This is a predicted structure of a 1462-nucleotide RNA (small-subunit ribosomal RNA) from a metagenome.
Its mean pLDDT, the model's own confidence on a scale to 100, is 84.
Rfam family: Bacterial small subunit ribosomal RNA.
RNA sequence: AGAGUUUGAUCCUGGCUCAGAAUGAACGCUGGCGGCAUGGAUUAGGCAUGCAAGUCGAACGUGUACCUUAUUUCGGUAAGGGAAAGUGGCGCAAGGGUGAGGAACACGUGAGUAACCUAUCCCCGAGUUCGGCAUAGCCCCGGGAAACUGGGAUUAAUACCGAAUGAAGUCCUCCAUCGCAUGGUGGGGUGACGAAAGUUUUUCGCUUGGGGAGGGACUCGCGUCCCAUUAGCUUGUUGGUGGGGUAACGGCCUACCAAGGCAAUGACGGGUAGCUGGUCUGAGAGGAUGGUCAGCCACACUGGGACUGAGACACUGCCCAGACUCCUACGGGAGGCUGCAGUCGAGAAUCUUCCGCAAUGGGCGCAAGCCUGACGGAGCAAUGCCGCGUGAGGGAUGAAGGCCUUCGGGUUGUAAACCUCUGUCAGAGGGGACGAAGAAGUGACGGUACCCUCAGAGGAAGCCACGGCUAACUACGUGCCAGCAGCCGCGGUAAUACGUAGGUGGCGAGCGUUAUUCGGAUUCACUGGGCGUAAAGGGUCCGCAGGGGGUUUGCCAAGUCUGAUGUGAAAUCUCAUGGCUCAACUGUGAAACUGCAUUGGAAACUGGUGGACUGGAGUGCACGAGAGGUGAGCGGAAUUCCGGGUGUAGCGGUGGAAUGCGUAGAUAUCCGGAGGAACACCGAUGGCGAAGGCAGCUCACUGGCGUGCUACUGACCCUCAGGGACGAAAGCAUGGGGAGCAAACAGGAUUAGAUACCCUGGUAGUCCAUGCUGUAAACGUUGUGCACUAGAUGUGGGGAGUACUUUUGGUCCUUUCCGUGUCCAAGCUAACGCGUUAAGUGCACCGCCUGGGGACUACGGCCGCAAGGCUAAAACUCAAAGGAAUUGACGGGGGCCCGCACAAGCGGUGGAGCAUGUGGCUCAAUUCGAGGCAACGCGAAGAACCUUACCUGGGUUUGACAUGUACCGGACAGUCCUGGAAACAGGAUCUUCCUUCUGGGACCGGUACACAGGUGCUGCAUGGCUGUCGUCAGCUCGUGCCGUGAGGUGUUCGGUUAAGUCCGGCAACGAGCGCAACCCGUGUCAUUAGUUGCCAGCAGGUGAAGCUGGGCACUCUAGUGAGACUGCCCGUGUCAAGCGGGAGGAAGGCGCGGAUGACGUCAAGUCCGUAUGGCCCUUAUGUCCAGGGCUGCACACGUGCUACAAUGGGCGGUACAAUGGGAAGCAAUACCGUGAGGUGGAGCCAAUCCCCAAAACCGUCCUCAGUUCGGAUUGGAGUCUGCAAUUCGACUCCAUGAAGUCGGAAUCGCUAGUAAAGGGGUAUCAGCAACGGCCCCUUGAAUACGUUCCCGGGCCUUGUACACACCGCCCGUCACAUCAUGGAAGCUGGCUGCACCCGAAGUCCUUGAUCUAUCGAGGCCGAAGGUGUGUCCAGUGACUGGGAUGAAGUCGUAACAAGGUA
Repeated sequence: AGAGUUUGAUCCUGGCUCAGAAUGAACGCUGGCGGCAUGGAUUAGGCAUGCAAGUCGAACGUGUACCUUAUUUCGGUAAGGGAAAGUGGCGCAAGGGUGAGGAACACGUGAGUAACCUAUCCCCGAGUUCGGCAUAGCCCCGGGAAACUGGGAUUAAUACCGAAUGAAGUCCUCCAUCGCAUGGUGGGGUGACGAAAGUUUUUCGCUUGGGGAGGGACUCGCGUCCCAUUAGCUUGUUGGUGGGGUAACGGCCUACCAAGGCAAUGACGGGUAGCUGGUCUGAGAGGAUGGUCAGCCACACUGGGACUGAGACACUGCCCAGACUCCUACGGGAGGCUGCAGUCGAGAAUCUUCCGCAAUGGGCGCAAGCCUGACGGAGCAAUGCCGCGUGAGGGAUGAAGGCCUUCGGGUUGUAAACCUCUGUCAGAGGGGACGAAGAAGUGACGGUACCCUCAGAGGAAGCCACGGCUAACUACGUGCCAGCAGCCGCGGUAAUACGUAGGUGGCGAGCGUUAUUCGGAUUCACUGGGCGUAAAGGGUCCGCAGGGGGUUUGCCAAGUCUGAUGUGAAAUCUCAUGGCUCAACUGUGAAACUGCAUUGGAAACUGGUGGACUGGAGUGCACGAGAGGUGAGCGGAAUUCCGGGUGUAGCGGUGGAAUGCGUAGAUAUCCGGAGGAACACCGAUGGCGAAGGCAGCUCACUGGCGUGCUACUGACCCUCAGGGACGAAAGCAUGGGGAGCAAACAGGAUUAGAUACCCUGGUAGUCCAUGCUGUAAACGUUGUGCACUAGAUGUGGGGAGUACUUUUGGUCCUUUCCGUGUCCAAGCUAACGCGUUAAGUGCACCGCCUGGGGACUACGGCCGCAAGGCUAAAACUCAAAGGAAUUGACGGGGGCCCGCACAAGCGGUGGAGCAUGUGGCUCAAUUCGAGGCAACGCGAAGAACCUUACCUGGGUUUGACAUGUACCGGACAGUCCUGGAAACAGGAUCUUCCUUCUGGGACCGGUACACAGGUGCUGCAUGGCUGUCGUCAGCUCGUGCCGUGAGGUGUUCGGUUAAGUCCGGCAACGAGCGCAACCCGUGUCAUUAGUUGCCAGCAGGUGAAGCUGGGCACUCUAGUGAGACUGCCCGUGUCAAGCGGGAGGAAGGCGCGGAUGACGUCAAGUCCGUAUGGCCCUUAUGUCCAGGGCUGCACACGUGCUACAAUGGGCGGUACAAUGGGAAGCAAUACCGUGAGGUGGAGCCAAUCCCCAAAACCGUCCUCAGUUCGGAUUGGAGUCUGCAAUUCGACUCCAUGAAGUCGGAAUCGCUAGUAAAGGGGUAUCAGCAACGGCCCCUUGAAUACGUUCCCGGGCCUUGUACACACCGCCCGUCACAUCAUGGAAGCUGGCUGCACCCGAAGUCCUUGAUCUAUCGAGGCCGAAGGUGUGUCCAGUGACUGGGAUGAAGUCGUAACAAGGUA
């Protein structure tokens, strides 16, 4: 000192959370010792038992048991001691406990008492004389269960009473003096009143004064929590007079008089709370807190009361009432642990019914002494702080074991073992304190601390964490389960986040968790925040209180500054220095206690007061502009309606329609009239007003503003809580008015629906008057006032100056003041932006904010006729909600551009039959994968067996296949026989090489073990490969620059291109991957080479034929070159890139076609091609075999083939290719068969031989029909391949002759050698499902105006609440569950007010007996109680309201894009 968390990323705002310290703590796991502290925080709940306040015989009378002494007649007697109860004295008001109450002079602090008291103690003075009457105890007689109590007799005192004396004292009075008022102090007076106690050896007492000390009482200033959803409170209340009362002042009490007193500087009421020194935290300022220790207060079962006393309204006293508990003989009684222990209860939770008065202190006493749960100690508890230990050194084979592993090793780890030592703590034995003062005696703690000796590493380590924050990582298990979690978040089969283990990190006799406080949080901001858009400026103005205030001068000294004095208890904190071995702890000293009070001084500033000034403010005079306001009057245009004329069939309305109006005459048009509302053009970016707002013209009344002059006043000013006034629209009340428009409503459309958008109507309302309402996105989302800080350029109003012009005047320019706009500097801002009209820099005052939701809500209060407004929470819930900007993506946003994208064309699909693939269904199995484009004639370039992965059945288990080890046996293989569907099983036969003859090497079989094997799972663990956007023109980088940053720039812009192609410009300059080119094919030519190709010329030759000689010219073959580059011309264009046209050329602007696929997207596809991590199977999910299945068929879809016919079909004739393939092959001629094919085999390992054309063309028949179209289906007969065509092959022939007559919605391909049509070849392959795939040639078109629209794409721009990115996001009702909360007929409880009733104890008063005491009677007040009636608070309540939350409910689609009606 910060960190995590909103986003794809960024900056900001803002909340939540964490790391720190602390505690009277509690809980979980663990636990060796000691020292010092601390320990009922909850029920101020109830308490058994014991103890906690007694003491004095030197105040007094009595006096038993007993003891001592003396005496004794041994019976006793006397004296002394003495238990016990009583009278009397002192104490019991202290000490100890607790914090219920109390918001108060209770506490703190500082003053005051001239308004007071004070036992014991200290100092000073005086006195202590004479008498008297009782009474307890004891004794006797009673009552009562008891507690207790009545009567009689007798007795003492330091008990009580009377009298005397009277210095001093008190009262009265006089004088002097002093003071802040009342008054104080001192002195005088023939005045009045008033005292005592004795005991004892000294002594100690007693009485009365004065003083002191300490203690107490009262008064005052200041400080002392929350709520204004508590705003008015008060009748002894405020004051006075008389009286009473008190130690004393005082409404403290009482009678009378007056009507006051308090309050926004918070009265009254409600809630909460003991206050303080201090304690915790914090850099501090602050915040929180008040346990232990110390000071004060309050309380003592609850409420009331007094008595005694120096002191109490009294913790272990009294009286009364009440609740509770106990005893009882039922008549009555007793009690009060918030003292120390202890117990029950409630609680997460807090100790021993201990020892001792040895020390310190207290009470009594002359003293000895007694008492003391105060206190000193010990015990219990890791509750806290502090200290110590659980060993130290050496020790590598880096042991074993564990864990991990890439199997090599790594790690645990010098750790252990082992060797050498030590002895703290604990243990044993011995010694043994200080604390004791003052000569002796006296120690609970305690045989404790401490010291010495002994043995032995022996008895002594855990807890938490390890995804980030936050130090520390792997394996296994689990599989959105179990669980974790402080926040973010982990877990759905490879989890460093769950559980366990190993390892590691942290702390350590503790460690974690929970709770609470402060901190971090500058997140209530005094120090130290904000308000345009994040939360936040009041709708506007006026204005009392309050706050602030111009220049100059005198005085005062309240604030302010400075010095001194008093006080600020001790402890604590800090510093220094001592004592316990150290430390914790503690002694001593210093400092500090930031405060308060008194007093001396200063006079700058603030303030007060007096004087002066003019700059702020206001007044005056002269001009000026204006939809400023109010009232009255007037005007024209238009709509509608009414009357009349003309006129005829439609009008109106919409995207298109319909409702509606119209032949009873509409719409249209002309004339006349009525009525209401609003004022076109001017008009504006303009003007006025405080805001709301204000618009035809005229008049009247009226407010404000600007400019100029500088005559007057002399700070008169600014702001403003409460308060007042104004305040759009809608709405309300009453009365008018009502043309148009138009909520509601009705109808018509639209739609799945349409309570909407559109249309036709239409009522409130809109208008006027009067009154109410008081709110708006009342917005510049920007409070008011003043001052200061660069400019540029418009515009409205006024003034000054110069110039021009003939003028009242007008125009141009310069300048000045005021208003209103735009752009920008500095500066500010998170950015956007603001920028003399500030959101800059300052001052003054007001208002407001403090996470989102709940909530512009509830309750309460105030206002309102109502609607409603103002004020304004909480429970609960979330970890976000937001602002600005960035990059993408998207839009039923925009611009530009492209593509067989549309359009223009040609031909298809969708209908039929068949083929093929898929879905579905079926099945023992119909193996698996592929699923919009980008699955579906796809993997599969060949499923009858095999393939084959599927099913059924039969076998087999080191295995069908690989490597290795050990042992045993043998060649194996082949052939034959038996069983069997086969695999296989059994049997027979036959049979190696080398050799040192032991054996060895290949090979085979068996046994055992490592292992093999798996088309089993995961393509969402992967590699590789592939598809797709897309052959689209894009995707990036370095450096620089801009921005706080994400990021931008470059890559945008103007042109151009097929192209980020090129050119120009530019804070960019360059570069890379893509584009293009380089590569292949094809089109022209040249050249080289001519066999198997070719044949022009020459020659030969045939039925014919390059057949032969010959030749290489041509074609062709296949090598090498040339050629095309906008090179040339014209035009255009920015003197550019390029484009248009032309020439030449085989080819012209990329010539045509192919190969070639950027960064990336789709968790796209593939674990069944192969490879591969992990998981799974291992007599089976491996492997072998037979048979079946993958071909199954109510159905649906995709892709094709064949057709529906005459541009055709049949028949006949005739012609022209290319690419390819051929040895388990292609096969000619020939022959046989209608044919598939067969026989046969020339030739050919191929430019040599073979496979090898069809449409076209010619001729003829058919003549529009389900046909001489079409060929499905079926029957029969065959051919071929193959071990085998039944399931399940292809082909042929004969016969059969189905649907189908051009195909609904919809949809596909194609821009030239293309489409369409025709055939051909080939891979796979025994054969074939091929009508498929990939190629080849033949014939060979039509059309493109164009880019509005559909689809896809590129670039720029814009909006966004999207970023899983529109297949996005998201709203509300309803339904279900849970939670908290409001209302509610009521019900219950509590605090409390008022009125009345009853009225205890008790003080006081009156009165009586009998003068006092005492008692009786009466009275005032009076606790508890009762009755009635209110306020407030809390709980509960059928039902009810909304709210919040909840992986996959319903209905719609309101918002975000122009969100489809902004």